[in-house]
RNA sequence: AGAGCAGGGAGGGCGGCCGCUGGCGCGUUUUUGCGCGCUGGAGGAAAGUCCGGACUCCGAAGGGCAGGGCGCUGGGUAACACCCAGGAGGGGUGACCCUACGGAAAGUGCAACAGAGAGCAGACCGCGAAUUCGCUUAUUUAUAGCGAACGCAAGGGUGAAACGGUGAGGUAAGAGCUCACCAGCGGCCCGGGUGACCGGGUCGGCUUGGUAAACCCCGCCCGGAGCAAGACUAAACAGGGGGGAUUGAGCGCUGCCCGCGCGAGCCCCCGGGUGAGUCGCACGAGGCGCCGGGCAACCGGCGUCCCAGAUAAAUGGCCGUCGCCCGUUGAGCGUGAAUCGCCUGCGGGAACAGAAUCCGGCUUAUAUCCCUGCUCUGACG
Numbered sequence: 001a002g003a004g005c006a007g008g009g010a011g012g013g014c015g016g017c018c019g020c021u022g023g024c025g026c027g028u029u030u031u032u033g034c035g036c037g038c039u040g041g042a043g044g045a046a047a048g049u050c051c052g053g054a055c056u057c058c059g060a061a062g063g064g065c066a067g068g069g070c071g072c073u074g075g076g077u078a079a080c081a082c083c084c085a086g087g088a089g090g091g092g093u094g095a096c097c098c099u100a101c102g103g104a105a106a107g108u109g110c111a112a113c114a115g116a117g118a119g120c121a122g123a124c125c126g127c128g129a130a131u132u133c134g135c136u137u138a139u140u141u142a143u144a145g146c147g148a149a150c151g152c153a154a155g156g157g158u159g160a161a162a163c164g165g166u167g168a169g170g171u172a173a174g175a176g177c178u179c180a181c182c183a184g185c186g187g188c189c190c191g192g193g194u195g196a197c198c199g200g201g202u203c204g205g206c207u208u209g210g211u212a213a214a215c216c217c218c219g220c221c222c223g224g225a226g227c228a229a230g231a232c233u234a235a236a237c238a239g240g241g242g243g244g245a246u247u248g249a250g251c252g253c254u255g256c257c258c259g260c261g262c263g264a265g266c267c268c269c270c271g272g273g274u275g276a277g278u279c280g281c282a283c284g285a286g287g288c289g290c291c292g293g294g295c296a297a298c299c300g301g302c303g304u305c306c307c308a309g310a311u312a313a314a315u316g317g318c319c320g321u322c323g324c325c326c327g328u329u330g331a332g333c334g335u336g337a338a339u340c341g342c343c344u345g346c347g348g349g350a351a352c353a354g355a356a357u358c359c360g361g362c363u364u365a366u367a368u369c370c371c372u373g374c375u376c377u378g379a380c381g
Stems, first nucleotide, its partner, number of pairs: 001377010012322007020041009043352001047363002050361005055226004062258004067222005072086005087101001088099004102217002107215002109211002124156002126152003131149006164182006183207001185204008230279004240270005250262004286305008324349005330343001332342003
């Protein structure tokens, strides 16, 4: 100096003029309202609505089925499909990164083409004087050649993949048929670790592809609905009309069953009124600083701060200046070197994007800039 990996932060500052809004205080006004002062006023994602909760209501809040979620181990958390640390497998020279990561020997299914055969299969080219039959020639009657039956799956071929690999023995030819070594699977034992697992020893049958982000099996977990939840106040109409099944029906918890509760009400159709106000509404699983514990996520203690609450939806508009980014001009300076950086002038530009009950995550979009640690490469001293 270049190329990368991981983590964190900012994403404008200052001033002036005008405008909006929450809170507090003062003044005015019968009240509604109006004025003044002080103070606060969009995000790292506010987005997606993909998860988890807090909170509210229903449910005497229970059991089962259905349905749904997760899927290596340990820890964190209010909780999670999140985060941290590990294990196994894989990618990269490396820093590091990825994983829908229980089970395919419980069962069912699926896989184009090629190929004999793609799950417990298979004979295209081949190999076979073991055995049987037929034909031909020679002839030493035992061989040679061909064909069929029969035996084989070791060699070749097809394919992404062919039912362990290498070597030796054995055989008519072969095959874990047998043996040695290895891989895989299973049993037993020893050591390390909380654990997933790791390392080692020994025995065995010789040996069985993929896919569960297919159905399925196994283990663990899960009431429902949602701030348009819900609570209160005020006002108005038509205490309207028709029909149905009922007198313990119906309704609710609940998608279904059991069970439980309420119980003179319930279900359907037509029609009328109100569609107003207040609360919920921001003091929180809160922010910041320091100390302690922990590899870390995070936890504890002490101190300090209050930091949006609109309701057709406030938090803005204009001007000036500085800063940032891009391009360009100029003569110098810095460095080992410069096409790099500093200085001067001019021109242009500024991303993704707007709260609505709140919080913890994940995912997606994003001009530009800064900081910290680490990896690889080159040059110079």
Overview: This is a predicted structure of a 381-nucleotide RNA (Bacterial RNase P class A) from a bacterium. Its Rfam family is "Bacterial RNase P class A". Its family is annotated with ribonuclease P activity, dimeric ribonuclease P complex and tRNA processing in the Gene Ontology. By type it is a ribozyme. The sequence was found by an Rfam model in a public genome assembly. The coordinates come from a structure-prediction model, not an experiment, and the mean pLDDT is 77.